[in-house]
RNA sequence: GACAAGAGCAAACCCGAAGCAAUUCGGGGACGCAAAGCCACGGAUCCUUAAUGGACCGCCGGGCUACCGAA
Numbered sequence: 001g002a003c004a005a006g007a008g009c010a011a012a013c014c015c016g017a018a019g020c021a022a023u024u025c026g027g028g029g030a031c032g033c034a035a036a037g038c039c040a041c042g043g044a045u046c047c048u049u050a051a052u053g054g055a056c057c058g059c060c061g062g063g064c065u066a067c068c069g070a071a
Stems, first nucleotide, its partner, number of pairs: 001068001008033002013028006031058001037064003041061003045055003048051001
């Protein structure tokens, strides 16, 4: 970050499974994404067995890594 190129990921929703839950995983499916790759480090939000607990990076910031190579 281009009306490039070759790729990639995958919202909502549906089915199955795990979990007290938030939510997560697999399949289908595409709203979108130039990091929508990874990290729970800070903030926000969410859950509850209320702890020295958990979820979430496709909420914001930060860190690390990565394809292409026009302007």
This is a predicted structure of a 71-nucleotide RNA (c-di-GMP-I riboswitch aptamer) from a marine sediment metagenome. Its Rfam family is "c-di-GMP-I riboswitch aptamer". Its family is annotated with cyclic-di-GMP binding in the Gene Ontology.